Predicted 3D model of a 1415-nucleotide RNA (small-subunit ribosomal RNA) from a metagenome. Its Rfam family is "Bacterial small subunit ribosomal RNA". Its mean pLDDT, the model's own confidence on a scale to 100, is 85.
RNA sequence: GUCGAACGAUCUGACGGUUCGCAAGAGUUGUCAGAGAGUGGCGAACGGCUGAGUAACGCGUAAGCGACCUACCCUUAAGUGGGGAACAACCCUGAGAAAUCGGGGCUAAUACCGCAUGUGGUGCCGGGGGUAAUACCCCGUCACUAAAGCCGCAAGGCGCUUGAGGAUGGGCUUGCGUCCGAUUAGCUAGUUGGUGGGGUAAUUGCCUACCAAGGCGACGAUCGGUAGCUGGUCUGAGAGGAUGGCCAGCCAGACGGGGACUGCGACACGGCCCCGACUCCUACGGGAGGCAGCAGCAAGGAAUCUUGCGCAAUGGGCGAAAGCCUGACGCAGCGACGCCGCGUGGGGGAUGAAGGCUCUAGGGUUGUAAACCCCUUUUCUCGGGGAAGAACAAUGACGGUACCCGAGGAAUAAGUCACGGCUAACUACGUGCCAGCAGCCGCGGUAAUACGUAGGUGGCAAACGUUAUUCGGAUUCACUGGGCGUAAAGAGGGCGCGGGCGGCACCUUAAGUCGGAUGUGAAAUCUCCUGACUCAAUCAGGAGGGGUCAUCCGAUACUGGGGAGCUUGAGGACAGCAGAGGGAGAUGGAAUUCUCGGUGUAGUGGUGAUAUGCGUAGAUAUCGAGAGGAACACCAGUGGCGAAGGCGGUCUCCUAGGCUGUUUCUGACGCUGAGGCCCGAAAGCGUGGGGAGCAAACCGGAUUAGAUACCCGGGUAGUCCACGCCCUAAACGGUGAGUACUAGGUAUGGGGGGUAUCGACCCUCUCCGUGCCGUCGCUAACGCAUUAAGUACUCCGCCUGGGGACUACGGUCGCAAGACUAAAACUCAAAGGAAUUGACGGGGGCCCGCACAAGCAGCGGAGCGUGUGGUUUAAUUCGAUGCUACACGAAGAACCUCACCAGGGCUUGACAUGCUAGAAGUAGAAACCUGAAAUGGCGACGACCUGUUGAGUCAGGAGCUAGCACAGGUGCUGCAUGGUUGUCGUCAGCUCGUGCCGUGAGGUGUUGGGUUAAGUCCCGCAACGAGCGCAACCCUCGUGCUAUGUUGAAUUCUCAUAGCAGACUGCCCUGCAAAACGGGGAGGAAGGUGGGGAUGACGUCAAAUCAGCAUGGCCCUUAUGCCCUGGGCUACACACACGCUACAAUGGACGGUACAAUGGGUUGCCAAGGAGCGAUCCGGAGCUAAUCCCGAAAAACCGUCCCUAGUUCGGAUUGCAGGCUGAAACCCGCCUGCAUGAAGCCGGAGUUGCUAGUAACCGCAGGUCAGCAUACUGCGGUGAAUACGUUCCCGGGCCUUGUACACACCGCCCGUCACGUCAUGGAAGCCUGUAACACUUGAAGUCGACGCGCCAACCCGCAAGGGAAGCAAUCGCCGAGGGUGGGACCGGUAACUGGGACGAAGUCGUAACAAGGUA
Repeated sequence: GUCGAACGAUCUGACGGUUCGCAAGAGUUGUCAGAGAGUGGCGAACGGCUGAGUAACGCGUAAGCGACCUACCCUUAAGUGGGGAACAACCCUGAGAAAUCGGGGCUAAUACCGCAUGUGGUGCCGGGGGUAAUACCCCGUCACUAAAGCCGCAAGGCGCUUGAGGAUGGGCUUGCGUCCGAUUAGCUAGUUGGUGGGGUAAUUGCCUACCAAGGCGACGAUCGGUAGCUGGUCUGAGAGGAUGGCCAGCCAGACGGGGACUGCGACACGGCCCCGACUCCUACGGGAGGCAGCAGCAAGGAAUCUUGCGCAAUGGGCGAAAGCCUGACGCAGCGACGCCGCGUGGGGGAUGAAGGCUCUAGGGUUGUAAACCCCUUUUCUCGGGGAAGAACAAUGACGGUACCCGAGGAAUAAGUCACGGCUAACUACGUGCCAGCAGCCGCGGUAAUACGUAGGUGGCAAACGUUAUUCGGAUUCACUGGGCGUAAAGAGGGCGCGGGCGGCACCUUAAGUCGGAUGUGAAAUCUCCUGACUCAAUCAGGAGGGGUCAUCCGAUACUGGGGAGCUUGAGGACAGCAGAGGGAGAUGGAAUUCUCGGUGUAGUGGUGAUAUGCGUAGAUAUCGAGAGGAACACCAGUGGCGAAGGCGGUCUCCUAGGCUGUUUCUGACGCUGAGGCCCGAAAGCGUGGGGAGCAAACCGGAUUAGAUACCCGGGUAGUCCACGCCCUAAACGGUGAGUACUAGGUAUGGGGGGUAUCGACCCUCUCCGUGCCGUCGCUAACGCAUUAAGUACUCCGCCUGGGGACUACGGUCGCAAGACUAAAACUCAAAGGAAUUGACGGGGGCCCGCACAAGCAGCGGAGCGUGUGGUUUAAUUCGAUGCUACACGAAGAACCUCACCAGGGCUUGACAUGCUAGAAGUAGAAACCUGAAAUGGCGACGACCUGUUGAGUCAGGAGCUAGCACAGGUGCUGCAUGGUUGUCGUCAGCUCGUGCCGUGAGGUGUUGGGUUAAGUCCCGCAACGAGCGCAACCCUCGUGCUAUGUUGAAUUCUCAUAGCAGACUGCCCUGCAAAACGGGGAGGAAGGUGGGGAUGACGUCAAAUCAGCAUGGCCCUUAUGCCCUGGGCUACACACACGCUACAAUGGACGGUACAAUGGGUUGCCAAGGAGCGAUCCGGAGCUAAUCCCGAAAAACCGUCCCUAGUUCGGAUUGCAGGCUGAAACCCGCCUGCAUGAAGCCGGAGUUGCUAGUAACCGCAGGUCAGCAUACUGCGGUGAAUACGUUCCCGGGCCUUGUACACACCGCCCGUCACGUCAUGGAAGCCUGUAACACUUGAAGUCGACGCGCCAACCCGCAAGGGAAGCAAUCGCCGAGGGUGGGACCGGUAACUGGGACGAAGUCGUAACAAGGUA
């Protein structure tokens, strides 16, 4: 929950009978219907929910039970006779707040209890058959053992009892499978087994007593962590990996824990008892409760729904049935949570509208997109109809739903992410390493397709994007399908138990293996084929697939098991051989040091150089004697031995291994080897010795910025011995062991054979070892290559990004030091290997250059000139900054220049173009006024061009005025650019095509041998050619010739101009193998590029320049533009750079006198003549230049003076007086005269130029320019020295080597310290948690004992009473939980402390990378 068709009482209604009553009505009785408490039966153990626990026979799979149960259901056999005693309900009564409970009395049954019967069943015993076995079947004696009725007129039906069988459901047992941790290795006392007993439906230590001492574990026990398992799901080519939500099977749980009762079934989600926690009620005495059922609430959380409808269907329970119950279930609701389907319109439409965006201003794009025209109606709204689902009459929650018809109207309906590459899709603006983005690489520092916004575009779409997670990609844990020389990875070596693997032939077996059959592998899922919802998702039907499974039959090659053999693997015997193999003892010489003695005297020693040290107390040196310790020169070798570490004088003893030969013996005895055991350099430790030399620490001396180092002088542990520890190493061949196979060559160590010889050699074959080269093959490459890193097999060890970390914690070992084992947090986008190209090296080789050296003259010191820095300033405009800025831009700043400063002004502007409008004495403009000027005012005078007209008449232009567009900017960015330039460097290099080599970067060519100034040429060569460079072609000087000849006196010469010739290693000799080429010579004006110039490869330096010019972008616009006056760029404590003049006698002064070249000149050069001391002036001839002028060349030479002095050197500075240019010389020019006469007497460290007509000295000219030259560019005159040579400095070229560099050594990079952040270890302690253990206490309850007390059925008894059985109570064992205690383990936290990681340009040094400056 249900059943009144199990039962008694009660109540209600209807009908009938009957009693009383006149009636109303009351009582009673019967039947029917209904209600519901109670007794009784069945159900409640199903269904529904959840996954806490569980690593387990829990689950999966396959079996077993000869060790079992099963209500209801089915089949079948037999039976259902006759009695008895109670208890609820009910009545009376009591206690309590309540829940609820007690006492007395009555009563029924399918409730309970005896008796009878025994088909059967069960038990003991006995017999027979049967099985692998205890199954099963048959027989016999004895004992025990059943039942209930109800409905119906009846027939009968439903029940009940005892069996047998079935079906279903369960119980138990077993094989196999089932996560991580060994930093969990030992676990176990009912533990393992036996016997007796108990217990269960049933086996079993399931429980108990006794006996035995077993059981489990490296094939991982125990312990810890995590977890429900499966069918399946996701992914994947598969093998796998991950997972277990929905659905389905099993298990487990029901507030936490324990327990039993009832029952076929429970140790029971919505039952009971107890303990505990929590909540609620209470009269404080005591009671009640369990949503992990359906809804719903709260809390927590990033987050998860309606307190809906219905039993109509499906299913379940009860009932004979009607029926009742059923948040199972069927439906509806909410949520884009997922899957699926559909729509948000279709067609036409170019003036390519407007608007937006962009723009090179033309345009482009949005874009047929829109508008507009035509059409459609899925969806939507309204109206009408309207199901299937229902079987068998009735019965529909869904639902007026699906669906159908009609009407209306493009109407109701689009977002989201991205657009640097991966990866489809680009522009503008804003921002300016900010704000921000970011999956990885990475974007952003003023032109961002990467941030933000906009436009556009791409993708997907009712979704899109993000986050989290899983698989994939990842052959990146590799079974399929990886590796270990150098990238991570071979254990330091050996012996060896377990394990794995194992020679040849035969017989046998059939475990592995292979084939077939049978069973099973639930359904769902999956695949295929069909079908049903309009399609799909979804659902349904059929087929297929799926196991490391079980059983049976078969096969026997291989593997395994058994048997019996063999000799080739392995081992033994015998005969030889080599050896620093090991251990012990003995012994030898050289050397060092020390001691003693002799000789001898002032040093010695040491270094890059010193010093400390030693030495006149006699060192060093040298001779002799002695002591002591350690190590063994030569032999000695890419040699030998050993498993490795390792082993080296000689001799002796003990001892191990190896090789060769004979093929004599055993007969697979083998290989490897987790754990285990042993050995194991140096250093170190313990005890005791020893101690010469060497030498950590330490002490001195040097070096150095420092030097706790390198170098030097000392020096203790130690090094040596004995015994005992330690157990590590770049313990390396960075290469585990074993076996087999796969071209060779050569060297060497040990043996054997052949040949040869008198013999040793020689030659040849073979075995073992040690090296080198090399084919195939392998390798990322380097390389390896019969001593493999090749080809295969067996076994072991090891690896899985870098750092953290050869670390922490734990454990084991150790005397200690420490060793072995070995993480995590955190952090990075790499770390790494090999090779390539460069660059670099205090690497190497070769070579070149005024690079050094050899020389000459300078600079650096002085004064002055000029430039720069700095400072100053109103401004001192700007740029250039190692070489490659600094007499540079600037070939010339008084104004101008001019960009700077102060002040005064202008605003379409000083200048250009266009548009619009205007004015007519317009444009222009002398003079005058104002002012510093610019400017402003006034303004005589007064036009031009084109067309046109009768006509300065009209129109237009130029010009002017006003306005608009715009001009303008030496403002910024040379790191947005063009162009130009510097530098490496006039160095000899830089590349390409084709071929060849390499996986590739790349190489080769271009390297090599020679040679050159040269990648110049020659030879060689897997290269052959070619290009840009070199050289040559060009100019000039030097010689000759030809032609021409103005301005030259003349023109032959000189000269000028134009052209030609000449020089090419052409000739001779010689060197080199030859060639190229070099050396020498001849001839020649010139000889090996004759001298000089022009000419600058690929590239480097984000080199220089926006201020020469050009130019993108940005900025200013009554100013950052423009004009003007004045100032400044010329400042001056100082520093540097480039120069001039000097310091003097190779000179200075004066006088005389000689010889050039290049150039320039009409706004110019300027002659003669004249003036002046002179600058200069006057003058004006000549010259547009071989005509005239500048124009004197100077040094030199001749002569005189000066006489070594701050001078007759030197000329700065200053005063005065002049000259010139120029509007103008005050700031701020040049020159002249007179006067003045400074520093300076040859220049520190250092540094520059130059190799021949050069350096040096001397002057001349020109450009710039009004004027101004010590600068620059040219010109000539005089005219040297030196070069042994390439060690060194600097720069460069080629080859090679190393590299941790590639922004390329001005590189990279290490450690301490300081600061900040983060995670982590230790730590006195403090605080949780977990599971055990010991002792103690002990509820409920089962079981047991006892049972004074209570007690209807049965027995005895007439009865009273007694007995039997049972119950309470008590006791005992067990027992949840509690208490106490000491330990174990996991965590949290903590003063303090250790290291670690990361962080911006902090501090100190320089350890490493090159020979990294001490490998």